[in-house]
RNA sequence: GCGCCCGUAGUUCAAUGGAUAGAACGUCAGGUUGCGGACCUGAAGGUUAGAGGUUCGACUCCUCUCGGGCGCA
Numbered sequence: 001g002c003g004c005c006c007g008u009a010g011u012u013c014a015a016u017g018g019a020u021a022g023a024a025c026g027u028c029a030g031g032u033u034g035c036g037g038a039c040c041u042g043a044a045g046g047u048u049a050g051a052g053g054u055u056c057g058a059c060u061c062c063u064c065u066c067g068g069g070c071g072c073a
Base pairs, nucleotide, nucleotide: 001072002071003070004069005068006067007066010025011024012023013022018056027043028042029041030040031039049065050064051063052062053061
């Protein structure tokens, strides 16, 4: 330099082009307990890497940029 794959919550991951983007773990609060752990209930936490485009509607499709991985040279 060329090609392919990936980027979503603190972490690991979901999400036929159509609901207010969800789950587990973690964090915080409460319950329970002699105190903790475990367990139960609840809450907070998201510019879906960035920009533009297509569409009535985009995490999803297209283009460019950025970052990571793999292959070829």
A computed fold for a 73-nucleotide RNA from Parcubacteria bacterium DG_74_1, annotated as transfer RNA. Its Rfam family is "tRNA". Rfam's curators write: Transfer RNA (tRNA) molecules are approximately 80 nucleotides in length. It is annotated as a transfer RNA. The organism belongs to Candidatus Parcubacteria, within Bacteria.